[in-house]
């Protein structure tokens, strides 16, 4: 220079007009405007849901709804059983499918980065094709002929027969394979430890010697595990649990359109279900518990206010504690709440020319989109 | 805002508790017929929305993501 890894921190700046929205104050009194009304708004005469002054106004992802909780109702959330989440240790939180730090495993020359990481020796399931075998292994090709089988041949013997010959047994030699063999070739994602040496008819952990697996013991660590310890086992029952399951540990169930409170207006002489061994009660089935006409379907109205609705597991600077997530305390702060839904338009200037993208009850993650600046570190090539 | 479902051939739509995916109608081709439709015969069709992983293998199991539809209040 150049590639690349892990953290930070920012989100165009200034101003002028003219809008939008939440709040505060102000405009002689204690009324009045709009509206059937709850209710909203605010003024003295101009009648109209007003006119003026100050303040405050999107985001790191407001997003996807993916998991956790507040918070509201639902019997104050009560049994079982079923379903469904997680799932290597420790630790942090309100809580988590998070987050810290730490093992074990993979990836990279490396800084560092991924990791759904419990059990296959409780059972039951799956493994197409292809191959001899695919699950308490299997002989197709290939090795072997030691024993035992089978056939042939030669030899001794014996026994029948006068001799050629026939039968039986014994050696002894060839083939073969109906026997052995898992070394080797081949098939497959997988073929039941890997080297060598002996050993064997051939061959095999069949035996030794290294290495690897694997039990226990020590020793370190709070554990997970880890070992250059120190004994034994010849090795033994492969994958797959994001298949059923099994063990552990954990969840009731609906969502601010919850819900609560006013207004206002309408029709229920439809329809069906079931009716006490019954129906409902907030989401699978029983038991319990409370109610006693509930409950689905047609069809009527109204579609307006207030409150929930933003101080909050909040934010910031300091100090302790802890390797770190975080905790604990001082001082300090208030920072959008709309409900046809505000945060905008249009001029000038300046610069590094401005990606992605807009709250709707609110918090803590994750995960997906995205410009750009700054620090630490690897890694490679020149040069001094 | 909240909750839920779904994507397979040019269209409609099965499928699979993992083993190379089909049915109608559409389209080529060939026959009948003077042509044409109908009708007979044959005969292509496909990144199973994208992607990462689990497996020996994924339309199918599990995560992310992208597109599409549906449904909700009150009162008597």
């Nucleotide at each position: 220079g150049g590639a690349g890894u892990u953290g930070g921190c920012c989100a165009g700046g200034u101003u002028a007009u003219c809008g939008c929205u939440g709040u505060c104050g102000g405009c002689c009194u204690g009324u009045u405007a709009c509206g059937u009304a709850a209710g909203u708004g605010g003024c003295a005469g101009a009648u109209a849901a007003g006119c003026u002054g100050g303040u405050g106004g999107a985001g790191g992802a407001a997003a996807g709804u993916c998991c956790g909780g507040g918070c509201u109702c639902c019997a104050u959330u009560g049994g079982a059983c079923a379903a469904g989440a997680c799932g290597c240790c420790a630790g942090g939180u309100a809580a988590c499918c998070c987050c810290u730090g730490g093992g074990g495993g993979g990836c990279g020359u490396g800084a560092g980065c991924c990791u759904a990481c419990g059990g296959a020796a409780a059972g039951u399931g799956c493994a197409g094709c292809a191959g001899a075998g695919a699950g308490c292994a299997a002989a197709c090709c290939g090795c072997c002929u030691a024993a035992g089988c089978g056939c042939a041949a030669a030899u001794u013997u014996g026994c029948c027969g006068a001799u050629u010959g026939g039968u039986a047994a014994a050696u002894c030699u060839g083939c073969g394979a109906c026997g052995g063999u898992a070394a080797g070739g081949g098939u497959g994602a997988a073929a039941g430890g890997g080297u060598g040496c002996g050993g064997u008819a051939a061959g095999a952990g069949c035996g030794c010697a290294c290495c690897g697996c694997g039990u226990c013991g020590g020793u370190g660590g709070c554990a997970a595990c880890a070992u250059u310890c120190g004994a034994c086992g010849g090795c033994a029952u492969g994958g797959u649990a994001a298949a059923c399951c099994c063990c552990g540990u954990c969840u009731g169930g609906a969502g601010c359109a919850a819900g609560a409170c006013c207004a206002a207006a309408u029709a229920g002489a439809g329809g069906g279900a079931c009716a006490u061994u019954g129906g409902c009660g907030u989401g699978g089935u029983c038991c319990g518990c409370g109610c006693u006409g509930u409950c689905c379907c047609c069809g009527g109205g109204u579609a307006g206010g207030u409150c929930g609705c933003u101080u909050g597991a909040g934010c910031g600077u300091c100090a302790u504690g802890g390797u770190g997530a975080c905790a604990u305390g001082a001082c300090g702060c208030c920072u959008a709440g709309a409900u046809g839904a505000a945060u905008g338009a249009u001029g000038a200037c300046c610069c590094u020319a401005g990606a992605c993208a807009g709250a709707a009850c609110c918090c803590g993650g994750c995960u997906u989109a995205c410009g750009g600046c700054c620090a630490a570190c690897u890694c490679c090539c020149a040069c001094u | 805002g909240g909750g839920c479902c779904g994507u397979u051939a040019g269209c409609u739509c099965a499928g699979u508790c993992g083993g190379u995916a089909g049915a109608g109608c559409a389209g080529c081709u060939g026959g009948c017929u003077u042509u044409u439709a109908a009708c007979c015969a044959g005969u292509u069709u496909g990144u199973c929305g994208u992607g990462c992983g689990u497996u020996c293998g994924a339309u199918u199991c599990g995560c992310a993501c992208a597109c599409g539809g549906c449904c909700c209040a009150c009162c008597a």

Predicted 3D model of RNase P RNA and transfer RNA as a complex of 460 nucleotides. It holds a member of the Rfam family "Bacterial RNase P class A". By type it is a ribozyme.